[in-house]
RNA sequence: CUCGCAGGACGGGCGAUCGCUGGCGAGAGGCUUUGCUUCUCGCGGGAGGAAAGUCCGGGCUCCAUAAAGCAAGGUACUGGCUAACGGCCAGGCGGCGGUUUCGUGAGGAACCGUCGACGGAAAGUGCAACAGAAAACAAACCGCCGGUUCGCGCAAGCGGGCCGGUAAGGGCGAAACGGUGGGGUAAGAGCCCACCGCGCUUCUGGCGACAGAAGCGGCACGGCAAACCCUACCUGGAGCAAGGCCAAAUAGGGGGGCGCAGUAGGUCUGCUCGACCGAUGCCCUCGGGUAAGGCCGCUUGAGGCCUGUGGCAACGCAGGCCCUAGAGGAAUGGUCGCCUCCGCGGGAAACCGCGAAGACAGAACCCGGCUUACAGUCCUGCGCUUUUU
RNA sequence: GGGCCACUAGCUCAGGCGGUUAGAGCGCGGUCCUGAUAAGACCGAGGUCUGUGGUUCGAGUCCACAGUGGCCCACCA
Numbered sequence: 001c002u003c004g005c006a007g008g009a010c011g012g013g014c015g016a017u018c019g020c021u022g023g024c025g026a027g028a029g030g031c032u033u034u035g036c037u038u039c040u041c042g043c044g045g046g047a048g049g050a051a052a053g054u055c056c057g058g059g060c061u062c063c064a065u066a067a068a069g070c071a072a073g074g075u076a077c078u079g080g081c082u083a084a085c086g087g088c089c090a091g092g093c094g095g096c097g098g099u100u101u102c103g104u105g106a107g108g109a110a111c112c113g114u115c116g117a118c119g120g121a122a123a124g125u126g127c128a129a130c131a132g133a134a135a136a137c138a139a140a141c142c143g144c145c146g147g148u149u150c151g152c153g154c155a156a157g158c159g160g161g162c163c164g165g166u167a168a169g170g171g172c173g174a175a176a177c178g179g180u181g182g183g184g185u186a187a188g189a190g191c192c193c194a195c196c197g198c199g200c201u202u203c204u205g206g207c208g209a210c211a212g213a214a215g216c217g218g219c220a221c222g223g224c225a226a227a228c229c230c231u232a233c234c235u236g237g238a239g240c241a242a243g244g245c246c247a248a249a250u251a252g253g254g255g256g257g258c259g260c261a262g263u264a265g266g267u268c269u270g271c272u273c274g275a276c277c278g279a280u281g282c283c284c285u286c287g288g289g290u291a292a293g294g295c296c297g298c299u300u301g302a303g304g305c306c307u308g309u310g311g312c313a314a315c316g317c318a319g320g321c322c323c324u325a326g327a328g329g330a331a332u333g334g335u336c337g338c339c340u341c342c343g344c345g346g347g348a349a350a351c352c353g354c355g356a357a358g359a360c361a362g363a364a365c366c367c368g369g370c371u372u373a374c375a376g377u378c379c380u381g382c383g384c385u386u387u388u389u
Numbered sequence: 390g391g392g393c394c395a396c397u398a399g400c401u402c403a404g405g406c407g408g409u410u411a412g413a414g415c416g417c418g419g420u421c422c423u424g425a426u427a428a429g430a431c432c433g434a435g436g437u438c439u440g441u442g443g444u445u446c447g448a449g450u451c452c453a454c455a456g457u458g459g460c461c462c463a464c465c466a
Stems, first nucleotide, its partner, number of pairs: 003383008012339007020046002023043009048360001052371002055369005060239004068272003072235005077091005092118001093116010119230002124228002126224002141170002143166010178196006197219001198217008243296004253286006265277003288465003303322008340357001342355005390462007399415004408446001417433005439455005
């Protein structure tokens, strides 16, 4: 230098011109005249990092209150951040890979990288196909050892049966009830010892997850909770087609059900309790009408940028500056010029000529995240092979 | 815009609480039957269970994300 990985930033720029859209201002016209509306002109505004998926969390609005119990659903190492979260930051522990190192060995330690839906399996219930002798307070198929007996053999011994011992070795399996070294034994076995691992207790350190030390225990307590479940915490329901105001039109019609009293039913909740409302009413359904109309909600917001400051960080605090789309069958686009970038060709180079603007994708009440899609460019950090010089 | 549901053979559907060749009907192919067809009888082929990743010894089934398709939601009386 190239390449790879991780993280971050960007997602062409400037100008001209023709449109589209909504805002402000001016002028003209119309009307049902504090106003509404049409046209013209001028000024300045007009998509994204994901506007997407709708996977989480909030704001906002309505449901009287958003209260209680059960059910249902969700979350799950610890601490912090936050409006909140299943998000983010920091830490702990564990898995995997690599390097170094200590140890006879089992194994340990340090560093680097990376990953973790990471509460409980010594509350209970359940599951484990096939293979295998045996699969969960386990098991004797082969092998090993002892006893006995039969056969063969001159003998040493060999082969078989039966009764026992043995979980060291083989074999099956995803998984076989600790491991290494030694002692011990007929052969073996935590049977015994030391160490490694594991568990319990105490002490110390830490807010905590947890870590360290000492002592004790021959080893129980295998796996699965993205099986039921248990524990702790969280969640009332619906969603801007929420909801409010105005206007227009029609058949306040047909069928079915419940009910006529604090009853049916309603309060958009799975149930109960409680509260409130509660009747020539309520629910379901088939139909009818409408301009599927207008206005509000609607964009100033947990907003953005800069500086300072507290914090390891996420983030907080203070000051200053800025206003940056609000449409509604739905605007945000087209053309041209230059720059810049890329590709191709020429050239020793400077440079010249030609082509081209390239991806994913487009707001719809608004935010914070996650996930997914994405041509190309830039920055930072880390790693390293081969070749060439 | 918002809410919800489903993807298994060419089509329509099964597959209680995970277990090792995933089934059925119609359709398709072959043989028989018939003079020939239909019907009928017998046999057979056909599936990466929408995709990717995870949990588990093991996934059509459990979990997460993505993709495709479908359904429902206005107001008035």